[in-house]
Context: one part of a larger RNA
RNA sequence: UUGGGCGUAAAGAGCUCGUAGGCGGUUUGUCGCGUCUGCCGUGAAAGUCCGGGGCUCAACUCCGGAUCUGCGGUGGGUACGGUCAGACUAGAGUGAUGUAGGGGAGACUGUAAUUCCUGAUGUACCGGUGAAAUGCGCAGAUAUCGUGAGGAACACCGAUGGCCAAGGCAGGUCUCUGGGCAUUAACUGAGGCUUAGGAGCGAAAGCAUGGGGAAGCUAUCAGGAUUACAUACCCUGGUAGUCCAUGCCGUAAACGUUGGGCACUAGGUGUGGGGGACAUUCCACGUUUUCCGCGCCGUAGCUAACGCAUUAAGUGCCCCGCCUGGGGAGUACGGCCGCAAGGCUAAAACUC
Numbered sequence: 001u002u003g004g005g006c007g008u009a010a011a012g013a014g015c016u017c018g019u020a021g022g023c024g025g026u027u028u029g030u031c032g033c034g035u036c037u038g039c040c041g042u043g044a045a046a047g048u049c050c051g052g053g054g055c056u057c058a059a060c061u062c063c064g065g066a067u068c069u070g071c072g073g074u075g076g077g078u079a080c081g082g083u084c085a086g087a088c089u090a091g092a093g094u095g096a097u098g099u100a101g102g103g104g105a106g107a108c109u110g111u112a113a114u115u116c117c118u119g120a121u122g123u124a125c126c127g128g129u130g131a132a133a134u135g136c137g138c139a140g141a142u143a144u145c146g147u148g149a150g151g152a153a154c155a156c157c158g159a160u161g162g163c164c165a166a167g168g169c170a171g172g173u174c175u176c177u178g179g180g181c182a183u184u185a186a187c188u189g190a191g192g193c194u195u196a197g198g199a200g201c202g203a204a205a206g207c208a209u210g211g212g213g214a215a216g217c218u219a220u221c222a223g224g225a226u227u228a229c230a231u232a233c234c235c236u237g238g239u240a241g242u243c244c245a246u247g248c249c250g251u252a253a254a255c256g257u258u259g260g261g262c263a264c265u266a267g268g269u270g271u272g273g274g275g276g277a278c279a280u281u282c283c284a285c286g287u288u289u290u291c292c293g294c295g296c297c298g299u300a301g302c303u304a305a306c307g308c309a310u311u312a313a314g315u316g317c318c319c320c321g322c323c324u325g326g327g328g329a330g331u332a333c334g335g336c337c338g339c340a341a342g343g344c345u346a347a348a349a350c351u352c
Base pairs, nucleotide, nucleotide: 003324004323005322006321007306008305012320014201015200016199017198021194022193023192025088026087027086028085029084031082033081034080036076037075038074039073040072041071042070047067048066049065050064051063052062053061054060092188093187094186095184096183097182098181099180103177104176105175106174107173108172109171110154111153115149116148118146119145120144121143126135162169163168206248207247208246209245210244211243216242217241221237222236223235224234259319260318261317262316263315264314267297268296269295270294271293272292273291274290275289276288277287278286301308302307325352326351327350334345335344336343337342
């Protein structure tokens, strides 16, 4: 390389949108580009293969045939792919009627607790630990009660639950706004799927500017312990940060370690959101069925095993990404991006 693979062995990009490209539903006609076929030309010779001949044999050599898988021209065929033209509705989308939700953005607002200020009661400790000490306290602490300030976070409900493309999303109210699901079948009529480059979003930490902060927590740091040491674990303090606004950064065990789409392939059970039928005088509950989600169990099948199993890791098709022994190394160099930290792309020598 041909291949074989990607849940855990190397390997699915963090996620989405989308360009080129690749692939694409049913049906009628058209052309005859792909495709199939006849003929003609060309496809040098040598070579190779088959048959035969000549050197005593062979190597070697000569003759004939085939090969030369191709290209060009021309005649024909039209199922399939394609072009063009027309039709359709099962894919896709729009509408209508309902519906669930911590989906997103902004504004306003509530509450327990911690801390602090102040007042009252009150007196000697409090705090902390395995045990202590540093620390706090007669300048009146801790404890208890009453006002007040400020920042951050939202107990119970709460779930094996819901929503979102992922990151993620939770006190309450209002405004703006995205997506989903069910039912209906009025409309459009293949306008679809995937997506190299590209663009946007993207936890925490970090960076920049301005605010906020004697709230709490707390890297770094200081002190007390522990210890052989203790640059730690434990304790007392405590800065950046954590919060807000704007702009960067662009990475995570960004994980379901499982790319997206479509179709097919036993069931059982629970739960969230809809619809239908039965039952009920009606409603609710109930029984049953159907669609969409989230879980558990399990058959066939798959798997190295573990396990997966209609939410597939089963059976197939389409498109993208990625892997190819360990270390060196996700490093060096170069390029691009970034204020920086660094990120993306990405080797080799050498070595086992």

This is a predicted structure of a 352-nucleotide part of an RNA (small-subunit ribosomal RNA, central domain) from Pseudarthrobacter polychromogenes. The RNAcentral record of the full RNA draws on ENA and SILVA. Rfam family: Bacterial small subunit ribosomal RNA. Its mean pLDDT, the model's own confidence on a scale to 100, is 87.